[in-house]
RNA sequence: GGAGAGAGCCAGGCAGUCGCUCGUUGACCUUGGUUACGGGAGGAAAGUCCGGACUCCGCAGGGCAGGGUGGCCGCUAACGGCGGCCCCGAGUGAUCGGGGGAAAGUGCCACAGAAAGGAGACGGCCCCGGGUUCCUGCAACCCGGGGAGAUCGGUGAAAAGGAGGGUCCGAUCCUCCGAGGAUGCCGGCGACGGCAUCCCGCGGUAAACCCCACCCGGAGCAAGACAAAAGAGAAGGCAGCGUGGCCCGCGCGUUCCUUCAGGUAUGUCGCUUGAGCCGACGGGGAACCGUCGGCCGAGAGGAAUGACUGCCACCCUCAGUGUCUGAGGGGACAGAAUCCGGCUUACCGGCUCUCUCCACCA
RNA sequence: UCCCUGGUAGCUCAAUGGUAGAGCAACCGGCUGUUAACCGGUAGGUUGCAGGUUCGAGACCUGCCCAGGGAGCCA
Numbered sequence: 001g002g003a004g005a006g007a008g009c010c011a012g013g014c015a016g017u018c019g020c021u022c023g024u025u026g027a028c029c030u031u032g033g034u035u036a037c038g039g040g041a042g043g044a045a046a047g048u049c050c051g052g053a054c055u056c057c058g059c060a061g062g063g064c065a066g067g068g069u070g071g072c073c074g075c076u077a078a079c080g081g082c083g084g085c086c087c088c089g090a091g092u093g094a095u096c097g098g099g100g101g102a103a104a105g106u107g108c109c110a111c112a113g114a115a116a117g118g119a120g121a122c123g124g125c126c127c128c129g130g131g132u133u134c135c136u137g138c139a140a141c142c143c144g145g146g147g148a149g150a151u152c153g154g155u156g157a158a159a160a161g162g163a164g165g166g167u168c169c170g171a172u173c174c175u176c177c178g179a180g181g182a183u184g185c186c187g188g189c190g191a192c193g194g195c196a197u198c199c200c201g202c203g204g205u206a207a208a209c210c211c212c213a214c215c216c217g218g219a220g221c222a223a224g225a226c227a228a229a230a231g232a233g234a235a236g237g238c239a240g241c242g243u244g245g246c247c248c249g250c251g252c253g254u255u256c257c258u259u260c261a262g263g264u265a266u267g268u269c270g271c272u273u274g275a276g277c278c279g280a281c282g283g284g285g286a287a288c289c290g291u292c293g294g295c296c297g298a299g300a301g302g303a304a305u306g307a308c309u310g311c312c313a314c315c316c317u318c319a320g321u322g323u324c325u326g327a328g329g330g331g332a333c334a335g336a337a338u339c340c341g342g343c344u345u346a347c348c349g350g351c352u353c354u355c356u357c358c359a360c361c362a
Numbered sequence: 363u364c365c366c367u368g369g370u371a372g373c374u375c376a377a378u379g380g381u382a383g384a385g386c387a388a389c390c391g392g393c394u395g396u397u398a399a400c401c402g403g404u405a406g407g408u409u410g411c412a413g414g415u416u417c418g419a420g421a422c423c424u425g426c427c428c429a430g431g432g433a434g435c436c437a
Base pairs, nucleotide, nucleotide: 001358002357003356004355005354006353007352008351009350010349012312013311014310015309016308017307018306020040021039022038023037024036026035027034028033029032042333046344047343049342050341051340052339053338054220055219056218057217061248062247063246064245066216067215068214069213070212071085072084073083074082075081086099087098088097089096090095100211101210105209106208107205108204109203122153123152125147126146127145128144129143130142131141132140133139134137161177162176163175164174165173178202180199181198182197183196184195185194186193187192224269225268226267227266233260234259235258236257237256240252241251242250262436263435264434276295277294278293279292280291281290282289283288314330315329316328317327318326319325320324363433364432365431366430367429368428369427372386373385374384375383380417388404389403390402391401392400410426411425412424413423414422
């Protein structure tokens, strides 16, 4: 210098004018305004995909059903998240992607192909006997008997691992290598790794049913609480309701449930101080945790957080030209709605740090 | 805000994981004096998009996009 890999940060700044919204032991008029001061979107506020907090359902109990997760160890309030490690695969490498079980059972493997799963059927092969044909044999064909095992069948995504020997043809019959299983020893908390001996001749699919281990009661701030307003019922169902798919248990105790029609749709609380943010120190390899100190950083409700002007900074294009000027243009994705922890997706650009490979110079 | 459902031809819907079909509509031809009906035929598909599992995806899994629906209280 070129090509990459990983992690993190920012999301223009200042001033002026005009507005919007919330708060205040502020002030003035009096229950709503004016004014002063202070606060006022994000890294994703998004999708609502996971996990919790919170609230209600009496307790949230047992079983079945159902759903979810899936290497191991840890972190955490919890998780499908995060950190470290293990195995497999990709890459020269930094690094990236994947992750229970197919040797419990069942199902499926279209077309093609002899055959698609626990099979040796069919054709071919080898040996023996007999017959027919003729060119009279170590030939071809036919019939019968026996042998062998997956060696041949060329199709398919996939056909019982690969190489050598052996044999009339052959066979794990023998040897070596690869994959796998069991036992023992060693290392590791563990996933797993190493070594030795013996065994096995060795399909795929579980984002198919299933098996194993672990987790899950249901609903959701339109949860729920208080106050206010309005009133019209009809049809059907059957014994219940809390309870949600079912059953048991428990509780309440005669209250009903569903559909259609109707009425009402206002206020207050929940509502923002929280697994909070910043800094220092300490523990840990890291995720993360602990102690101390400081800070308060939106709370609307058809829904505020905006618009304009000027200057500066950044990027792009053009021109002048000697490195700074001038003109024009650009600044994305997107907008809190009970609150947090993640994941995923969208995004003009800019910056920082660490690492890898290649080339060159010293 | 929260919770559900769906996306296949122009429209309405099918399709055990194995070549995406049916009815209507469209177009062409026939029948008829003409039109409709009827008869014969033809074309038309990124199965909303992207990635994955699988030999193979409309279907199974994941993430997006679009469309539609529901909710409070009284009685």
Notes:
Model confidence (mean pLDDT): 75 of 100. Two RNAs folded together computationally: RNase P RNA and transfer RNA, 437 nucleotides in total.